The prediction has a mean pLDDT of 88. This is a predicted structure of a 349-nucleotide part of an RNA (small-subunit ribosomal RNA, central domain) from a metagenome.
[in-house]
Context: one part of a larger RNA
RNA sequence: UUGGGCGUAAAGAGCGCGUAGGCGGUCUUCUAUGUCGGAUGUGAAAGCCCCGGGCUUAACCUGGGAAUUGCAUUCGAUACUGCAUGGCUAGAGUAUGGUAGAGGGAAGUGGAAUUCCGGGUGUAGCGGUGAAAUGCGUAGAUAUCCGGAGGAACACCAGUGGCGAAGGCGACUUCCUGGGCCAAUACUGACGCUGAGGUGCGAAAGCGUGGGGAGCAAACAGGAUUAGAUACCCUGGUAGUCCACGCCGUAAACGAUGAGAACUAGAUGUCGGGAGAAAUUGUCUCUCGGUGUCGCAGCUAACGCGAUAAGUUGACCGCCUGGGGAGUACGGCCGCAAGGUUAAAACUC
Repeated sequence: UUGGGCGUAAAGAGCGCGUAGGCGGUCUUCUAUGUCGGAUGUGAAAGCCCCGGGCUUAACCUGGGAAUUGCAUUCGAUACUGCAUGGCUAGAGUAUGGUAGAGGGAAGUGGAAUUCCGGGUGUAGCGGUGAAAUGCGUAGAUAUCCGGAGGAACACCAGUGGCGAAGGCGACUUCCUGGGCCAAUACUGACGCUGAGGUGCGAAAGCGUGGGGAGCAAACAGGAUUAGAUACCCUGGUAGUCCACGCCGUAAACGAUGAGAACUAGAUGUCGGGAGAAAUUGUCUCUCGGUGUCGCAGCUAACGCGAUAAGUUGACCGCCUGGGGAGUACGGCCGCAAGGUUAAAACUC
């Protein structure tokens, strides 16, 4: 390579947007690129294969045929594909009217709690643990009441609830702003799907500059535990955690399941719309879109999956190919650095 695969055995890129490319609804006409058929030329000879002939056979030699799956020219076919023309509305989109939401950004505001500061009351303990000790406290702590400061996070509501492409998003108000869903029409008329490169977003930690710093807390110090204890437990505590701007670009970035489309029994819960019925409420039926549980067929090595498929299909991208060496070395690219990305071999089992 062919092939077979990618939930858990190796394997789905962390997630979008999108270039090239690949693939692409329906009808008419044209053309004849691919496609199919005929003819002609060519496809050297020998060899291979088939049918004969010649050496007593065979090897060998020799005649004819077939084959040479190809290429070129030419004449045709027109279902499919391509090119071109003109239509269509079932895909896709736009408009109108509703609607749910922790979707995003900015500004402002609020209450509970912790800590600290000031004042009052008050006196000998507090704190902490398995038990203790370090620590704090007669210079008045802990407890309690009043006032103040400051930072961070938003109890209850809260829900296999909601929103977002993913990371993720949770007090309240205002402003700016993205996407979704539903109903009925109208409009555009294939405008679509995927997406190598590219480009943007991307938890936490970490880095740069400047702020901020209540609580928590790597490092660090002390007290315990222990044979030891560079830990688990305790008392402290600095980076950091927070904000602004700029980097980093990785995670068990997980549904360990790429995105999109079509088809294939049901049952039940819940969220957001709509329609109908019962006509009040409690409700019931149908339907569209999400999110769960169970389950038929089918699939699966099993576990399990099962209309939110891991079932049945066709198109596109990414990835895998025994374990270790190794996601390492070298080189390239990126980064301030930490490092990231691309990515081997020797050797060994």